[in-house]
Predicted 3D model of a 381-nucleotide RNA (Bacterial RNase P class A) from an uncultured Rhodobacteraceae bacterium. Model confidence (mean pLDDT): 75 of 100.
RNA sequence: GCAGUGGGCUGGAUGGCCGCGGCCUGGGGCAACCCGGGGUGAGGAAAGUCCGGACUCCACAAGGCAAGGGUGCCGGGUAACGCCCGGCCGGGGUAACCCGAGGGAAAGCGCCACAGAGAACAAACGGCCCGCAUACGUGCGGGUCACGGUGAAAAGGUGGGGUAAGAGCCCACCGCGGACCUGGCAACAGGGACGGCAUGGCAAGCCCCACCCGGAGCAAUGCCGAAUAGGGACCUUGUGCGGGCACGCCCGCAGGGACGUCUUGGCCCAGAGGUCCGGGUUGGCAGCUAGAGGUGCGUUGGUAACAGCGUGCUAAGAUGAAUGGUCAUCCAGAGGGGUUCGCCCCUUGGACAAAAUCCGGCUUACAGGCCCACUGCGCAA
Numbered sequence: 001g002c003a004g005u006g007g008g009c010u011g012g013a014u015g016g017c018c019g020c021g022g023c024c025u026g027g028g029g030c031a032a033c034c035c036g037g038g039g040u041g042a043g044g045a046a047a048g049u050c051c052g053g054a055c056u057c058c059a060c061a062a063g064g065c066a067a068g069g070g071u072g073c074c075g076g077g078u079a080a081c082g083c084c085c086g087g088c089c090g091g092g093g094u095a096a097c098c099c100g101a102g103g104g105a106a107a108g109c110g111c112c113a114c115a116g117a118g119a120a121c122a123a124a125c126g127g128c129c130c131g132c133a134u135a136c137g138u139g140c141g142g143g144u145c146a147c148g149g150u151g152a153a154a155a156g157g158u159g160g161g162g163u164a165a166g167a168g169c170c171c172a173c174c175g176c177g178g179a180c181c182u183g184g185c186a187a188c189a190g191g192g193a194c195g196g197c198a199u200g201g202c203a204a205g206c207c208c209c210a211c212c213c214g215g216a217g218c219a220a221u222g223c224c225g226a227a228u229a230g231g232g233a234c235c236u237u238g239u240g241c242g243g244g245c246a247c248g249c250c251c252g253c254a255g256g257g258a259c260g261u262c263u264u265g266g267c268c269c270a271g272a273g274g275u276c277c278g279g280g281u282u283g284g285c286a287g288c289u290a291g292a293g294g295u296g297c298g299u300u301g302g303u304a305a306c307a308g309c310g311u312g313c314u315a316a317g318a319u320g321a322a323u324g325g326u327c328a329u330c331c332a333g334a335g336g337g338g339u340u341c342g343c344c345c346c347u348u349g350g351a352c353a354a355a356a357u358c359c360g361g362c363u364u365a366c367a368g369g370c371c372c373a374c375u376g377c378g379c380a381a
Base pairs, nucleotide, nucleotide: 001377002376003375004374005373006372007371008370009369010368012330013329014328015327016326017325018324020041021040023038024037025036026035027034028033043352047363048362050361051360052359053358054357055217056216057215058214060265061264062263063262064261065260068213069212070211071210072209073087074086075085076084077083088102089100090099091098092097103208104207108206109205110202111201112200125148126147127144128143129142130141131140132139133138156174157173158172159171160170161169176195177194180191181190182189183188221286222285223284224283231277232276233275234274235273236272237271240253241252242251243250244249255269256268257267294313295312296311297310298309299308300307301306331350333348334347335346336345337344338343
């Protein structure tokens, strides 16, 4: 200098004029409102609605079982997660690094098109060898799968011995399985007696195994106001006994009801369930913004994620939805020209995009600019 990889920051500035929301505040006004002052007002993704929660309500609670769903190597972090950190293994890359839907194929079922003889309780085509027959073209029987063909994948690979021809048939090395030993918290790594010399893949197909999981959501929910009709009709199902008593009721036993189901405990019992008709409500207030990390600095522990301690700063809260419009100048960048190398002139030009209960993540989009670290190649000293 070129190419690449990982991470971080920023993503315009200033001034004038006009126009908004909320908070504090001064004045006028009965009030509605009007005039003024001060501060403040959209992101790194606010997006997707993919996860996890806080919070609210419902389900009667606890435990078990079932259904349904989620995760899937090991260890750690976190309120929690399907997230993050560190490591192991596998794949890609020269490397820095990146990716992994990473448990089980000997519990069972299923799939592997076409081609091919044959695609899993599978498998013998061409060919080679032996025997018989022969019209000498070949036919039949037996052995074999080394060589060849088909295919994404076909009875481990190379070499030697052996054989009628061959084959782990035997041997050496590799490869596969592997008792046991060493290291590691572990996933796993290294070594390896011995062995058969062995016959696939897919579970991101169903499934099996381990662990985890109530549902719905701020249009949750609560209050005020309002007004009708403290609405009406029909159907199904279960109610008995005993005791006390102030005659209202209380207690006990049984029965019925609400949960997917069972047990236990509690609740209700004119309780529980169903169908149809009809009335009111579309308004206001709260929820609504100081936070499990919102934000910065220091320090301790830790490889890190992160945790502890100390200290400082900060405030969008709208409700058909505010945070804007316009003019001018400057400027980051790009292109062209000039240059006394200080700079000057002209043209162009600024991305993705918008809060709606709030957080922790992931994923996706992004013009331009800056910084840090690492890898490879080239050159110079």